[in-house]
Context: one part of a larger RNA
RNA sequence: GACGAACGCUGGCGGCGUGCUUCAUACAUGCAAGUCGAACGCGAAUCGGUAGCUUGCUACCGAGGAAAGUGGCGGACGGGUGAGUAAUGUGUAGAGAGUCUGCCCUAGAGCGGGGGACAACAGCUGGAAACGGUUGCUAAUACCCCAUAUGAGCGUAUCUGAAAUGGUAUUCUUGAAAACUCCGGUACUCUAGGAUGAGUCUGCAUCUGAUUAGCUAGUUGGGGGUGUAAUGGACCACCAAGGCGACGAUCAGUAGCUGGUUUGAGAGGAUGAUCAGCCACAAUGGGACUGAGACACGGCCCAUACUCCUACGGGAGGCAGCAGUAGGGAAUUUUGCGCAAUGGGCGAAAGCCUGACGCAGCAACGCCGCGUGAUUGGUAAAGCCCUUCGGGGUGUAAAGAUCUGUCAGUGGGGACGAAACUUGACGGUACCCACAGAGGAAGCACCGGCUAACUCCGUGCCAGCAGCCGCGGUAAUACGGAGGGUGCAAGCGUUGUCC
Numbered sequence: 001g002a003c004g005a006a007c008g009c010u011g012g013c014g015g016c017g018u019g020c021u022u023c024a025u026a027c028a029u030g031c032a033a034g035u036c037g038a039a040c041g042c043g044a045a046u047c048g049g050u051a052g053c054u055u056g057c058u059a060c061c062g063a064g065g066a067a068a069g070u071g072g073c074g075g076a077c078g079g080g081u082g083a084g085u086a087a088u089g090u091g092u093a094g095a096g097a098g099u100c101u102g103c104c105c106u107a108g109a110g111c112g113g114g115g116g117a118c119a120a121c122a123g124c125u126g127g128a129a130a131c132g133g134u135u136g137c138u139a140a141u142a143c144c145c146c147a148u149a150u151g152a153g154c155g156u157a158u159c160u161g162a163a164a165u166g167g168u169a170u171u172c173u174u175g176a177a178a179a180c181u182c183c184g185g186u187a188c189u190c191u192a193g194g195a196u197g198a199g200u201c202u203g204c205a206u207c208u209g210a211u212u213a214g215c216u217a218g219u220u221g222g223g224g225g226u227g228u229a230a231u232g233g234a235c236c237a238c239c240a241a242g243g244c245g246a247c248g249a250u251c252a253g254u255a256g257c258u259g260g261u262u263u264g265a266g267a268g269g270a271u272g273a274u275c276a277g278c279c280a281c282a283a284u285g286g287g288a289c290u291g292a293g294a295c296a297c298g299g300c301c302c303a304u305a306c307u308c309c310u311a312c313g314g315g316a317g318g319c320a321g322c323a324g325u326a327g328g329g330a331a332u333u334u335u336g337c338g339c340a341a342u343g344g345g346c347g348a349a350a351g352c353c354u355g356a357c358g359c360a361g362c363a364a365c366g367c368c369g370c371g372u373g374a375u376u377g378g379u380a381a382a383g384c385c386c387u388u389c390g391g392g393g394u395g396u397a398a399a400g401a402u403c404u405g406u407c408a409g410u411g412g413g414g415a416c417g418a419a420a421c422u423u424g425a426c427g428g429u430a431c432c433c434a435c436a437g438a439g440g441a442a443g444c445a446c447c448g449g450c451u452a453a454c455u456c457c458g459u460g461c462c463a464g465c466a467g468c469c470g471c472g473g474u475a476a477u478a479c480g481g482a483g484g485g486u487g488c489a490a491g492c493g494u495u496g497u498c499c
Stems, first nucleotide, its partner, number of pairs: 001498003005495005012370006018363002020328001025326003029323003034073003039070002046063008080281003089206007099198002104194007112146004121136006151174003155170005179186002207253003214244003219241004224236003256278004260271004283304005306317004334360001336359003342356001343354004373403004383394004407440001409435005417426001443488005448469003454483005464471002
């Protein structure tokens, strides 16, 4: 000098930030991912009309549109945490003759014909529940078949090149679609390219220990397969016997990495909260499904531990999302408001959802700013302290006089942020005007030397102080109190950690 700090004493206001560093401990409750009726079938409540009569019900028709369902897109983003990881990570520079990419953009081509189901629903039925079973009906942008297609595949020829796994030509084989509409469009399929995102590989860099010296059989390589979007012992059979290591392998410990932060003149050291990039994880361990993308925090399956419900047969759950609770701890906040802005998902749109985000609340936790009054006021009140008893100090300090009105207060007005007719959580907030009145607003540590600041009393190696040196045993500037002083100041000290 610094801090995500804590503790002690004290505490007026505002702006901007920051706030579980410990138990990746366990979680009550609420919310945090939905949306589309312009893909589809069904259609409750309610209202209106008609008819019947038992006069308040039934049937039919129309409006209406809830809830659930099929289907599409999104739940792989956003948000959290740092357990693991010393390299399948990160940083930086590269590689691809070894890759994929929904939505978006550009260009070209297409959008023809047909079919059978399954939910919802209805009937029956099992179960305490969770959840089912069976029979029957039905729609689609759900599913399937045929046709067509520049595409793909095997083979052949040819071009570029160091190398063909690349380009071009060609025989054969094979491969697509979906409609809706307010008539404006919006969707759909294929191909080529782009953009974006992602996967893979390589060089270099990346903590400590040798009181860890040898390690390794899918191990190292090969040609052949499997698998993948793709290379590869990634995996498999066979063959060879290799590969790494004092330039530190292996083992052990510790640790997310970086931009940065902090200190320092720099070199360097320490560090990795907030913000931003990457990675990893989602009670613990394992697995795949769907999908353009996951081996998926608020999806599925299995196992384990724990908690809860149960009719004992069986079920349900996962806050390292936002609040909040218990526990742990020296220690860390509200079960708040709003989608008004920015951004995201869905939708043609209106809009809906959004604990992302924008705000408010709490905390002197930090930084910055302001105030607690200003001017004047005597050879100097009182009190208190010291005294050589003459006086000196507190001290222009107070009082008194003359003013001011920051902040706080009261009353009135009142935004920007909204682009865009409407639309502002913040918020009657910021800000402006008026009013009154010095009123409501100062403490903490220290005073032996280092180190700015001294006297008296009490105590008497006691009580105590102390960062180091050291003070205290009867005149203590070092202990305790008082007066005075010094330093900082809404803070001041102490402790901890780093330079």
The part of an RNA shown here (small-subunit ribosomal RNA, 5' domain) has 499 nucleotides and comes from an uncultured bacterium. Its Rfam family is "Bacterial small subunit ribosomal RNA". Gene Ontology terms of the family: structural constituent of ribosome and ribosome. The RNAcentral record of the full RNA draws on ENA, Greengenes and SILVA.